This is a predicted structure of a 358-nucleotide RNA (Bacterial RNase P class A) from Spiribacter salilacus.
Its mean pLDDT, the model's own confidence on a scale to 100, is 79.
The model forms 95% of the base pairs in the Rfam consensus.

[in-house]
RNA sequence: GAAGUUGGCUGGGCGAUCGCUGCACUCUUUUGGGUGUGGAGGAAAGUCCGGGCUCCACUGGGCAGAGUGCCAGGUAACGCCUGGGCGGCGUGAGCCGACGGAAAGUGCCACAGAGAUCAGACCGCCGAUGGCGUUGCGAUAGCUUCGCACAGGUAAGGGUGAAAAGGUGCGGUAAGAGCGCACCGCGCGCAUGGCAACAUGUCGCGGCACGGUAAACCCCACUCGGAGCAAGACCAAAUAGGGGAGCAGACGUGUGGCCCGCGCGGCUCCCGGGUAGGUCGCUUGAGGUUUGUGGUGACAUAAAUCCAAGAGGAAUGAUCGUCCUCGACAGAACCCGGCUUACAGGCCAACUUCUUUU
Numbered sequence: 001g002a003a004g005u006u007g008g009c010u011g012g013g014c015g016a017u018c019g020c021u022g023c024a025c026u027c028u029u030u031u032g033g034g035u036g037u038g039g040a041g042g043a044a045a046g047u048c049c050g051g052g053c054u055c056c057a058c059u060g061g062g063c064a065g066a067g068u069g070c071c072a073g074g075u076a077a078c079g080c081c082u083g084g085g086c087g088g089c090g091u092g093a094g095c096c097g098a099c100g101g102a103a104a105g106u107g108c109c110a111c112a113g114a115g116a117u118c119a120g121a122c123c124g125c126c127g128a129u130g131g132c133g134u135u136g137c138g139a140u141a142g143c144u145u146c147g148c149a150c151a152g153g154u155a156a157g158g159g160u161g162a163a164a165a166g167g168u169g170c171g172g173u174a175a176g177a178g179c180g181c182a183c184c185g186c187g188c189g190c191a192u193g194g195c196a197a198c199a200u201g202u203c204g205c206g207g208c209a210c211g212g213u214a215a216a217c218c219c220c221a222c223u224c225g226g227a228g229c230a231a232g233a234c235c236a237a238a239u240a241g242g243g244g245a246g247c248a249g250a251c252g253u254g255u256g257g258c259c260c261g262c263g264c265g266g267c268u269c270c271c272g273g274g275u276a277g278g279u280c281g282c283u284u285g286a287g288g289u290u291u292g293u294g295g296u297g298a299c300a301u302a303a304a305u306c307c308a309a310g311a312g313g314a315a316u317g318a319u320c321g322u323c324c325u326c327g328a329c330a331g332a333a334c335c336c337g338g339c340u341u342a343c344a345g346g347c348c349a350a351c352u353u354c355u356u357u358u
Stems, first nucleotide, its partner, number of pairs: 001354010012323007020039008041329001045340002048338005053228004060260004065224005070084005085099001086097004100219002105217002107213003122158002124154003131148003136143002166184006185208001186206004190201004232280004242271006251265004287306008324327001
C1' cells in the first nucleotide's frame, strides 16, 4: 500500500415562519387561549419463536398430536445467547451445522452390471479320476510327454458402476480366498486427561456384525391447557322476558381433539325484533445509564442516577435560507426477550493474507 474477517457507532446538521399532539400549571361559563416540557426504529418490517398481562377456571391424569435433539452454562423462558467437543468449507483471520439411534423393525439406492446386503459368475484362472488324441519306451500288459473337452473348484486379476463382500505384504494352494501370519483399518475392553461431549495410548482381546440413507417411516430423551388488547373491566342506551323444533341425571354442558376424574343443571339449533355512545385497559418496566465486584464469556450482583410517544380513521408536517459526508432501508397501536430479512453514505477498534522498502 492492497485485499479480506469480526465487532461497534451513526443514519443529515443549523436557523427562521406557520401547523399537529401527550402531560403539568394557569385564564376563560363552555367549545377555546397562554406558558413550560416531551413527541417513531435499528430494524418500528416478517408474524417466525418465547414470555408478561387478561379471561375461561375451583383443578388433576392419560392417549393422540406438536416442538426440540452433541456437552456444560446463562436467562422469566425459548427453536435464543455464551463457552467447549466433533464434522465440513477457507492459505488464514474466521464461517456453517436439520449434531440422539442404522446391533429394535420396515422401506429405498435409478441406469449400467453376473451381482447393490444374509446380494455374484460376464471376461477370466485351475481342472484330479475317467474320456478323446498325441510323444517316447516296451513283444503284450503298462509307464511317460503334450494337448482338447467335460464334471467340478475359485472370486486373487479385468470389466460395469457413486459405491462390489476391508487395505498392503508374505506364506500356502491344482488355482485361489483372513485360509494363516505381520502391520494398518474395524469392534469390544482397560488406563490417563476432562464435570461432560470427547481426546490420547509404544496397552489387551477378537479374524471381524453387512455399505449408505432417519430434512424416509420408525425408536429414544426432554418440553407443551386454550383463546387473545377486536383480551378484558365499568357506565349509559334499547327492546318482543317473542315464535318454533330437538335432547333429557342411563342426559346435557364446562376455551384445540378423545377418554377418565371433578364441577354445574338445563342445553343445542332455526326464524324474527331492538340498542351499540363513552371511560378505562394505555405505558414505571424481567426498564435505561454510569461505576465497583465476580466470571474466559453470555451474564449476575451492589451503589448512584434518570423517567425519553401513547394516537384513536390514527399526532411529529410544510416552506425558506444555509452547511456538507449530497442523505439508504423505512412509521409505534398492550408490553418485553430473541431470530430472520432490507439498508446509500460516513466513522472507530482488533485480527488475517499478499506485495514493496528499511